Predicted 3D model of a 293-nucleotide RNA (Bacterial RNase P class A) from Chitinivorax sp. PXF-14.
The gene name in the source record is rnpB.
Its Rfam family is "Bacterial RNase P class A". The family's RNA type in Rfam is ribozyme.
The prediction has a mean pLDDT of 78.
Parts: sequence; structure tokens; C1' cells
RNA sequence: GAAGUCAGCCAGACAGUCGCCGCCGGCCGCAAGGCCGGGGGAGGAAAGUCCGGGCUCCAUAGAGCAGGGUGACGGCUAACGGCCGUACGCCGUGAGGCGAGGAAUAGGGCCACAGAGACGAGCGUAUUCAGUUACGGUGAAACGCGGUAACCUCCACCCGGAGCAAUGCCAAAUAGGCGGACGUCGAGGUUGCUCGCCGAGUCCGCGGGUAGGCAGCUUGAGUGCCGGAGCAAUCCGGCGCCUAGAGGAAUGACUGUCCACGACAGAACCCGGCUUAUCGGCUGACUUCAACC
Repeated sequence: GAAGUCAGCCAGACAGUCGCCGCCGGCCGCAAGGCCGGGGGAGGAAAGUCCGGGCUCCAUAGAGCAGGGUGACGGCUAACGGCCGUACGCCGUGAGGCGAGGAAUAGGGCCACAGAGACGAGCGUAUUCAGUUACGGUGAAACGCGGUAACCUCCACCCGGAGCAAUGCCAAAUAGGCGGACGUCGAGGUUGCUCGCCGAGUCCGCGGGUAGGCAGCUUGAGUGCCGGAGCAAUCCGGCGCCUAGAGGAAUGACUGUCCACGACAGAACCCGGCUUAUCGGCUGACUUCAACC
């Protein structure tokens, strides 16, 4: 210098103006609320909803059957089908990458092409009293103690169901329910009263549900740095940080300057993974080749 491998990081930048959704402080207001100021406001995948868990409700003595899942050995973890280490197999010159991987003497099924014959005792040639004995090109496997479990199966282990439209709380109007009081010996309505007229309900309380509102909702298996244990995944300790929380659903628009001209893409209870999509750029470690010192 070229070509690579692995790990990590960034995802147009800056300024101004006008908005939108939460939060905090101050002032005004009885309150509802208003004004001012400050601060926060999508991702590495927010995606697919594939796997695992938290949380909530329902179910549930215990065990078994059925059904589903996983499968080397050891470790990590809340858990996993994830991750780490080791061994093994395959690929690569290499750094490295990939691998659903127990049991074939419990049983059943299947074995492409080639080969005369392919699963289980038969076949071909030779031979013998006798399927008696020997050999058999092809093929992964051939006259057997074969292969295949990414076919059924067996073994070991794991698994209750539904999901934030979960679930809990507050709670109108109208209708209906229950209880009580009064009422055809006239309640109540009709004009404030009397008469007249109409004529069976009226009033109070309770409880359930609906509209609506509130909670669940974001401080958490969280994260930055340092130190320690461990090959590692990971764990422990110290100091620090707070980083969207809407709900017909905010996170936007415009202007200016600059550059390498900007990909895939948009939270909806939360978290750990896996998979898929992605313009380009940066950092570190390592490998191979070539040249020079």
C1' cells in the first nucleotide's frame, strides 16, 4: 500500500421564527383556567410479533394421560429456542465463519441415481445329497452386527389460559330493578290561590351498568465512569445521571448558512433476545499478500 475478518460508534450540522404533547417554577383568579419563564420530546431497528420474562385477571390440592416445545458437555441469566466457553463436523491460506447435534440391540416406515437384485430374505454365477458352500462389477449401504430419528417413535427436561381493548377506582342524564312513605276516602298536573277540568301514580333512599373521568404509564432485570472477580457471557461494589408518555393519538413547518447532499424507517404497558430493512461515515484489534528499511 492492497484485499479482508471481528467488535464498537454516528445516522446531516448550526442559527432564527411560528406551532404541537407532557413536566417544573412564578404571578393572577373563589374556581375553571389564563399569562410569563425554564427544561424534556422516537429508533438502531421504534418493524416482524418469532422466542422468553415482568405485570394483571381467570383457573388451579397432588399426580398422570393427551398436546406442544427443547436436545453435545459446562456455564450465564428473571427466563429463553438467547448468549459465552470447550469439544466435534464442514468452509476459508488466514483472521474467522457456519452447524435443531440424545437413542438405530424397543418397535414401525423409508433408502434417489447406479446396479440383475435395495431392506430382508431373497437374487445372479459357480458348486453341493441339500438355499450346501463360495463369490458378486454398481452403490452411502449388497447377501449384514448397513444407513436414515431435519419420518413416526423411544428417552430426558420444560410448558395452565388470556392479554393494557389486561385490570382497578370515581361516576351523570334517561330507562329499568329493590326498599320505604303517601295515594281512587283523589297523589299529582293544569296559572300564585279558589272553583272547574284531567285522573294513577308521586316523592325519598339504595344498588348494578352505560357516557365521561382517573389510575395502570414509565425509576427500570435502567444507564455513564471507575474499581474488583471471571478466558468469556456475566456478576459485585463506589460515585454520578433521569432519558417521550400521547391516547383519535404531540415529536412539526418555514427561512438562512455550510458540507461529504443525508438510507431504512415513526413509540402506544415494559424488558431480554432473534430475524428482517438500511445512503454513507468513523474508531479499535487482528489476518493475508506485496514492496522497502